[in-house]
C1' cells in the first nucleotide's frame, strides 16, 4: 500500500428477502424468606461506529471515513 471480517442496552447475542430492534444475563422496584440467595411480578435502559445516498419506509442496500482484527506485499 493492498484484499477480507466485525462495529446494535452495562455485558454477550438476535432481527427471513428492507416495514416502528428482541432475547438471555446483569441492574431497580416489588413479593417470598429471620438475612442472603433461588423463585415470582413489574419497571428502567439501545435507534443500530461515523458522514451521505436511493427509498413511502433502511440495522440491512451503495459510497466515503474511523476503530478494532485477519491475511498478502
Nucleotide at each position: 500500500u493492498g484484499g477480507g471480517a466485525u462495529a446494535u442496552g452495562g455485558u454477550g447475542u438476535a432481527a427471513u428477502a428492507g416495514g416502528u430492534a428482541a432475547c438471555a444475563c446483569g441492574c431497580u422496584u416489588g413479593g417470598u424468606u429471620u438475612u442472603g440467595g433461588u423463585c415470582c411480578a413489574a419497571g428502567a435502559g439501545a435507534g443500530u461506529a461515523u458522514g451521505g445516498g436511493u427509498u413511502c419506509g433502511a440495522g440491512a442496500c451503495c459510497c466515503g471515513u474511523u476503530a478494532u482484527c485477519c491475511c498478502a506485499u
About this RNA
The RNA shown here (transfer RNA) has 73 nucleotides and comes from a Gammaproteobacteria bacterium. It matches the Rfam family "tRNA". Gene Ontology term of the family: triplet codon-amino acid adaptor activity. The family's RNA type in Rfam is transfer RNA. Taxonomically the source falls in Gammaproteobacteria (Bacteria, Pseudomonadati, Pseudomonadota). Model confidence (mean pLDDT): 81 of 100.